[in-house]
RNA sequence: CCAGGGGGCCGGGUGGCCGCGGCAGUUCGCUGCCGAGGAAAGUCCGGACUCCACCGGGCAGGGUGCCAGGUAACGCCUGGGCGGCGCGAGCCGACGGAAAGUGCAACAGAAACAUACCGCCCUCCCUCGGGAGGGCAAGGGUGAAAUGGUGCGGUAAGAGCGCACCGGCGUCCCGGCAACGGGGCGGCCGUGCAAACCCCACCCGGAGCAAGGCCAAAUAGGGGAGGAGGGUGCCCGGCCCGCUACCACUCCCGGGUUGGCUGCUAGAGCGCCGCAGCGAUGCGGCGUCGAGAGAGAUGGUCACCGUCCUUCUCCGGAAGGACACAGAAUCCGGCUUACAGGCCCGCUGGACCC
RNA sequence: GUCCCGGUGGUGUAGCCUGGCCUAACAUACCACACUGUCAAUGUGGAGAUCGGGGGUUCGAAUCCCCUCCGGGCGCCA
Numbered sequence: 001c002c003a004g005g006g007g008g009c010c011g012g013g014u015g016g017c018c019g020c021g022g023c024a025g026u027u028c029g030c031u032g033c034c035g036a037g038g039a040a041a042g043u044c045c046g047g048a049c050u051c052c053a054c055c056g057g058g059c060a061g062g063g064u065g066c067c068a069g070g071u072a073a074c075g076c077c078u079g080g081g082c083g084g085c086g087c088g089a090g091c092c093g094a095c096g097g098a099a100a101g102u103g104c105a106a107c108a109g110a111a112a113c114a115u116a117c118c119g120c121c122c123u124c125c126c127u128c129g130g131g132a133g134g135g136c137a138a139g140g141g142u143g144a145a146a147u148g149g150u151g152c153g154g155u156a157a158g159a160g161c162g163c164a165c166c167g168g169c170g171u172c173c174c175g176g177c178a179a180c181g182g183g184g185c186g187g188c189c190g191u192g193c194a195a196a197c198c199c200c201a202c203c204c205g206g207a208g209c210a211a212g213g214c215c216a217a218a219u220a221g222g223g224g225a226g227g228a229g230g231g232u233g234c235c236c237g238g239c240c241c242g243c244u245a246c247c248a249c250u251c252c253c254g255g256g257u258u259g260g261c262u263g264c265u266a267g268a269g270c271g272c273c274g275c276a277g278c279g280a281u282g283c284g285g286c287g288u289c290g291a292g293a294g295a296g297a298u299g300g301u302c303a304c305c306g307u308c309c310u311u312c313u314c315c316g317g318a319a320g321g322a323c324a325c326a327g328a329a330u331c332c333g334g335c336u337u338a339c340a341g342g343c344c345c346g347c348u349g350g351a352c353c354c
Numbered sequence: 355g356u357c358c359c360g361g362u363g364g365u366g367u368a369g370c371c372u373g374g375c376c377u378a379a380c381a382u383a384c385c386a387c388a389c390u391g392u393c394a395a396u397g398u399g400g401a402g403a404u405c406g407g408g409g410g411u412u413c414g415a416a417u418c419c420c421c422u423c424c425g426g427g428c429g430c431c432a
Stems, first nucleotide, its partner, number of pairs: 001350004006345005012305007020035006037325001041336002044334005049208004061204005066080005081095001082093004096199002101197002103193003117140002119136007148166006167189002169186007212262004222253005230247004269288008306323007355431001357427005364382004374413001384400005406422005
């Protein structure tokens, strides 16, 4: 210098004037302070909070899915394992179980898990064309997929039938918390699909701040259901049990009101430092307060500067235009998606020079 | 803000749950021909959708899974 890969960050700046929302002060004239994002988005997960339900457990339903750790929790993150891609830095992976059971595998093909179409071989018959019985699964053909693969031996022909190496499975030993890895032994060799039903392990009660609470206003009452416990009545000398009707009360339907306060923003907060840890993260110390509207504020304009584009140029510059994606609504942790342009720090491969 | 549903010829729907005979069916509309003096109706034949877009699972996807776009319930809820 070229090509590539990983991580982090910014994402127009400064000032004046006029506005908008909130808070505090006020001599009611005003003054001071604060005022969008990394995604505020999609609403895809997880929690906090609130109300309802609930002894516990199970079924149904839904979700997650290699192992270990982190966390309030997670489908997130970190580390590791395995598989795939890349020369490499590194990247990607819905990655439990198909020897529990059921189901499916269109078309083609003899056969889709069970076999034998063309074939190969043996015996017998025969009009020498072939036919009958038996053995085989190596070769051909079909298919997305065909009975572990290659080689040697063996055989009538063949075949894990035997042997060597490789792959899988099972078992034993060793290492590791584990996933898993290494080695020995055993011919044990049993297709694929679980983002098909399912099995196994673990997790999950429902609804959502328009949750929920308080006040004011309005009005009218009515209909239906319940009425355990409470009150009144009946029965009764009294009490308990019981019966029955009504009421308070609860729920639903329908009607009216469509105002205010609260929840509401100081929190699993943010910045720096130290310690523990490979890391995610945790612990400790110091500092700090950075929006709270309710049809919903965060804007406009001027000047200078920055970046990019176009045009002109006396190469000094000038003029015009643009400045990504987007925009809070109870809050927080993630994921995903969108994003012009730019900056910083490691790493890999190659070329050249000293 | 919250929750739910949908997208398949020009139009309205089915197929999706349980993947294959889907090279996607039905109605209507469209085109041509026949019938008729002409039109309609009717009959025969035909054209028209790669299932909103992208990715994945699978031998195979309209159908199963993920992401995304658009539309609706809808000022329904308090």
Predicted 3D model of RNase P RNA and transfer RNA as a complex of 432 nucleotides. Its mean pLDDT, the model's own confidence on a scale to 100, is 79. It holds a member of the Rfam family "Bacterial RNase P class A". From the family's description: Ribonuclease P (RNase P) is a ubiquitous endoribonuclease, found in archaea, bacteria and eukarya as well as chloroplasts and mitochondria.